[in-house]
């Protein structure tokens, strides 16, 4: 001084996924209730979609498409290179660096006011220059 693994720590990231306040419990607490904030689905007139059949049909998500490969030989699986699209602490510009998944309803669902249902989680450790813009509060 580089490089690689481990740990630690939480200025930070992804994401809706946080804040009170009560029980319970020795306690820890990843438990349970209720509010608030945020998020998601159902649901009228009106519009907008024939309907029925299959290779049904819908939903969360950025997570969709294309093309090769091979292996099974109806169809599927698995890899590779791309790619809508998405992320690196509100905007913008240059560089770089990443991801482009998985789950769920259950024949059913277009928009949709009133209402009516549900979640409020899990996973991670540092991208940098530049430009503008905003805020610096209440109390003592």
């Nucleotide at each position: 001084u580089g490089g690689c693994a481990a740990g630690g720590u939480a200025a930070g990231c992804c994401g809706a996924g946080u804040u009170g306040a009560g029980g319970c419990g020795c306690g820890a607490g990843u438990c349970c209730u209720c509010a608030a904030g945020c998020c998601g689905g159902g649901g009228a007139c009106c519009c907008a979609c024939g309907u029925u059949c299959g290779u049904g049909g819908g939903g969360c998500g950025a997570a969709u498409c294309u093309g090769g490969u091979g292996c099974c030989u109806a169809g599927g699986c698995a890899c590779c290179a791309g790619u809508a699209g998405g992320g690196c602490a509100a905007u913008c510009c240059c560089a770089g660096c990443c991801c482009g998944a998985g789950c769920c309803c259950g024949u059913c669902a277009g928009c949709u006011g009133a209402c009516c249902c549900g979640g409020u989680a899990g996973g991670c450790a540092g991208u940098g220059g530049g430009a503008a813009a905003g805020g610096u509060a209440a109390g003592g």
Predicted 3D model of a 140-nucleotide RNA (c-di-AMP riboswitch aptamer (ydaO/yuaA leader)) from an uncultured bacterium. The coordinates come from a structure-prediction model, not an experiment, and the mean pLDDT is 76. The sequence was found by an Rfam model in a public genome assembly. Of the family's consensus pairs, 92% are formed in the model.